[in-house]
Context: one part of a larger RNA
RNA sequence: UUGGGCGUAAAGCAUAUGUAGGUGGAAAAUUAAUUUUCAAUUUAAAUUUUAAAUUUUAUUUUUAAAUCGAUUGUUAAACUGAUUUUCUAGAGUUUAGAAGAAGGUUAUGGAACUUUAAAUGUAACAGUAAAAUGUGUUGAUAUUUAAAAGAACCUCGAUGGCGAAGGCAAUAACCUAAUUUAAUACUGACACUGAGAUAUUAAAGCGUGGGUAGCCAAAGGGAUUAGAUACCCCUGUAGUCCACGCCCUGAACGAUGAGUGUUUACCUUUAAUUUAUUAUUUGAAGGUGCAGCUAACGUGUUUAACACUCCGCCUGGGAACUACGAUCGCAAGAUUAAAACUC
Repeated sequence: UUGGGCGUAAAGCAUAUGUAGGUGGAAAAUUAAUUUUCAAUUUAAAUUUUAAAUUUUAUUUUUAAAUCGAUUGUUAAACUGAUUUUCUAGAGUUUAGAAGAAGGUUAUGGAACUUUAAAUGUAACAGUAAAAUGUGUUGAUAUUUAAAAGAACCUCGAUGGCGAAGGCAAUAACCUAAUUUAAUACUGACACUGAGAUAUUAAAGCGUGGGUAGCCAAAGGGAUUAGAUACCCCUGUAGUCCACGCCCUGAACGAUGAGUGUUUACCUUUAAUUUAUUAUUUGAAGGUGCAGCUAACGUGUUUAACACUCCGCCUGGGAACUACGAUCGCAAGAUUAAAACUC
C1' cells in the first nucleotide's frame, strides 16, 4: 500500500457556517466525452501462460503462439457525462397558530449575608472530635430601628424545556433568531457532504479601567502529627462581578461525525393537531425489549440493524498530548509534530 477498523481495545475534529472538490430526484429528445462490438496497425528482449521439439526422465534449452496495453476507423446508446425541454416526491418560500431558563439591551423587585449609625443590655462570643489562634468591659455576641453596598435569584422545578456546541433559571418591556403543527399557493433539484478558510467556544489565566457584600488559590497564625509545605479552625490578597480586548483549552462525553431511505412491539413524558377522546396524525425527550448486530458488556426506529454519499481519524507499548522547526499569542502557552534508544 491493499485489506480491516473508530461506544468501552489504537481511532469521530469542541461546535457550526461554508469555498474548491466528491456525490446527487422523475420524464423526453439530441450528442457520443464515456462505455461496448468488430477490423487494421503497433506493443525490443527477458518476464507470465500455452503448445511443439530436444532429452531415458526431471531441471534446463530452442521454436511458435497467446494474454495485456496503445492508436486509427467502425458499431450500439441501457448506465455515467454534456446540451435542450418538462415535472413535483427532495429543498426552499408563503399564510394562520403554538410552546420554550434560545440570545442581546434597559428597567424594577423581595429574602439573606456583611458593614455603618443609634437604642436596649451584660459577660461572654466564636470555633472544634477536643482545643487554641481570633472577638469582647475602649461594652462584643444577642435584640430593635434606620441606612449603604455588592453578588446571587428560595418555592414553582421535573426522569421537564430551549440552544449548533459551549451553555441558558427572579419579574417586566423592547430588539433578534431558531423549532414545530395545520393548510393551501408559489419556485422547480435550487440538494447532501465539506480539504483549506471563517465564526462561536465552560472554567482558569492575561491587558486597560471600574467594582468588591459573601466566598476564596497565595500568604500569615492556631491545631493534628514522628514530620504536616495537607485534611480541621481563625484571618485573608489575587480572583470570582461589570465594560472593552486577548487566550482557544477540557472526561468540550452519548467517550458514538453529518445526511438520506428501509426495518417487531409496548409504556411514560412533552409541543401541536383534530373529534379518530382509555383516541388520530406529526415533531421532540426517556424506559422495557423482537429481529439483527456485538469479543462481551450491551445496543436496539434517538441503532452500535440493513444499505448508500461525503468528510475526519487509527495501524504494538514506552520515549511523546515531548524535542527541533514553523504558525499564532502581551505572556502563560496553543496548534502542527518526529527520531535515537528501549521492551
Small-subunit ribosomal RNA, central domain from Zymurgia chondriopsidea, 343 nucleotides, folded computationally. The organism belongs to Zymurgia, within Eukaryota. The RNAcentral record of the full RNA draws on ENA. The gene name in the source record is rns.